[in-house]
Context: one part of a larger RNA
């Protein structure tokens, strides 16, 4: 390399915007670089194929001949592809009128709860647990009732519902802001996909500096269990959750399933709209576009299953894999305060 694959067997980057590339709708004249005939030169020779001969045969050789699948040029074509034009509107975007939302940042406001703190009531226990103990409490706790600080979540609603590229996002109220969906067919006129490097976002948990700190809790300390318990239960309990810059860049970042475009039976149920019939009006009902989900035929799949949201036919492009272990590790690079993260082998062994 050729071929084969990536839900689950190795194997889709965590997501996304994008460079260079690669690929690209209908059409019109042109061009002739690819493409296709035709001819011409060239493609040393031994080899390799055939065919004949010389060594008694064969190996060998020796003659002819085909081939040397290439290359150059001349000339013909003009269907496709490229290149250059002319126009098109169905891919794209835009304009116009709507619609729906926990999409995103900022400032504000809110009640319930735990907790702590004052103050009344009130007395001896509260607390925990299988069961008890540490632990609180006559210096009045535990109940309970006003009051008052503080922090963090935001119960019902609330749904296999909705927004978001993805991490995700859930009281209210304003104030900025993105992206979608549907109608209309009004403007541009291929403006498009994808995307190697490359940039940006990016749960948790670190980490650096400054705040906050109620409730939860790694570590940590005491009680229990237990043969022991560096655990499970239980009583305390700092990091750290929480804000502000600002670094980490990783996760079973999952649908273990890249992106896009077109095709290929239905039924069902939510969610956003638009039309239609109908008509008091409202739900149903008929059609349609969009997004979630469940069931199913083909078909596909080792099966489990997918099944118009493919996992099915098909085109493009990217990314990845190529026996278990050594290893996601050493060494070297490049980031990164550090953790560490990226990239990434071989000895050897089965």
């Nucleotide at each position: 390399c050729u071929g084969g694959g990536c839900a689950u067997a190795a194997a889709g980057a965590g997501c996304a915007c994008g460079u260079a590339g690669g690929u690209g709708g209908c059409u019109u004249g042109g061009u002739a670089a690819g493409c296709g005939g035709a001819g011409a030169a060239u493609g040393a020779a031994a080899u390799c194929c055939c065919a004949u001969g010389g060594c008694u045969c064969a190996c060998c050789c020796a003659u002819g001949g085909a081939a040397c699948u290439g290359u150059u040029c001349u000339u013909c074509g003009a269907a496709c592809u490229g290149c250059c034009u002319u126009g098109c509107u169905u891919g794209a975007g835009g304009g116009c009128g709507g619609g729906a939302g926990g999409g995103g940042g900022a400032a504000g406001u809110g009640g319930a709860a735990u907790u702590c703190c004052u103050g009344g009531u009130g007395u001896a226990g509260c607390g925990g647990u299988g069961a008890a103990a540490u632990g609180c409490g006559u210096a009045g706790a535990u109940a309970u009732c006003a009051g008052g600080a503080g922090g963090a979540a935001c119960a019902c609603c609330g749904g296999u519902g909705g927004c978001g590229a993805a991490a995700g996002c859930g009281a209210c109220u304003u104030c900025c802001u993105g992206g979608c969906c549907c109608g209309u067919c009004c403007c541009u006129g291929a403006c498009a996909c994808u995307g190697a490097g490359g940039u940006g976002c990016g749960a948790a948990a670190g980490c650096u500096a400054g705040g906050g700190g109620a409730g939860c809790a790694a570590a940590c300390a005491g009680g229990a269990u237990u043969a022991g318990a560096u655990a499970c239960c239980c009583u305390g309990g700092u990091a750290g959750u929480c804000c502000u810059a600002g670094c980490c860049g990783u996760a079973a970042a999952c649908g273990a399933u890249g992106g896009g475009c077109a095709c290929u039976a239905g039924g069902u149920u939510g969610a956003g709209g638009a039309g239609g019939a109908g008509c008091u009006a409202a739900u149903a009902c008929c059609u349609u576009c969009u997004g979630a989900g469940c069931c199913g035929c083909a078909g596909c799949a080792a099966a489990u299953g997918c099944a118009u949201u493919a996992a099915g036919u098909g085109c493009c492009c990217c990314g990845c894999c190529u026996g278990g272990g050594g290893a996601g590790u050493a060494c070297g690079g490049u980031c990164g305060c550090a953790a560490g993260a990226c990239u990434a082998a071989a000895a050897c062994u089965c």
This is a predicted structure of a 350-nucleotide part of an RNA (small-subunit ribosomal RNA, central domain) from a metagenome.
Its Rfam family is "Bacterial small subunit ribosomal RNA".